[in-house]
RNA sequence: AUCAGAUAAAGCCAAAUCCCGAGUGAUCGGGAGACGGAAAGUCACGGGUCUUAAUUGACAAAGACAGCCGGAUUGCCUGA
Numbered sequence: 001a002u003c004a005g006a007u008a009a010a011g012c013c014a015a016a017u018c019c020c021g022a023g024u025g026a027u028c029g030g031g032a033g034a035c036g037g038a039a040a041g042u043c044a045c046g047g048g049u050c051u052u053a054a055u056u057g058a059c060a061a062a063g064a065c066a067g068c069c070g071g072a073u074u075g076c077c078u079g080a
Stems, first nucleotide, its partner, number of pairs: 002080004012037002017032006035067001041073003045070003048065005
């Protein structure tokens, strides 16, 4: 450096739910919490899902989700 893996060791992240706050909303931030995760680190590039105001519908646009899938990129340990 490449490939494989979580058996070991050291660790890491943190679902649902509750409280506080932000947002029209999807959702996000902090605290508690622990379903789970070998990248559940990062990125909205491709697909997908979700949200949005305008009478209604459609179209378009804008936004959200990385713990939906793929991809890109960075990284701990062990083995080959």
c-di-GMP-I riboswitch aptamer from a Desulfobacterales bacterium, 80 nucleotides, folded computationally. Of the family's consensus pairs, 94% are formed in the model. It was read from a public genome assembly, where an Rfam model found it. The coordinates come from a structure-prediction model, not an experiment, and the mean pLDDT is 81.